[in-house]
């Protein structure tokens, strides 16, 4: 030095809930409060994946046009597209403390 990661020793973060406040939403910040984590450290201006917000495409349900059928209209839901805000406690890149086996 890589790799790996302890009932080791120092230093750490902090998931759900609650309570302020910002947001139109995912979500973020503060405080408290810890399931958990050896990077739970930073990176969302270029990988992949997830949330969310519009457009558009396509459309089952069900509305309406049509006298019926055809045929067409609007269309919520599940899908796709292109974008917007966003997660790094989902991979991932990246830099790092410590040293038993």
């Nucleotide at each position: 030095c890589a790799c790996c990661g302890a009932u080791a020793a120092a230093c750490g973060c902090a998931a759900a809930c609650c309570g302020g406040a910002c947001g139109a939403a995912a979500g973020a910040c503060c405080g408290g409060g810890a399931c958990g984590c050896a990077a739970a450290g930073c990176u969302a201006g270029a990988g992949g994946g997830c949330c969310u917000g519009u457009u558009c495409c396509a459309g089952u349900a069900g509305c309406c046009c049509c006298a019926u059928c055809a045929g067409g209209g609007c269309a919520u839901a599940a899908g796709g597209u292109a974008u917007u805000g966003g997660c790094a406690g989902c991979c991932a890149g990246u830099u790092a403390c410590c040293g038993a086996a």

This is a predicted structure of a 101-nucleotide RNA (c-di-GMP-I riboswitch aptamer) from a Clostridiaceae bacterium. Taxonomically the source falls in Clostridiaceae (Bacteria, Bacillati, Clostridia, Eubacteriales). The coordinates come from a structure-prediction model, not an experiment, and the mean pLDDT is 83.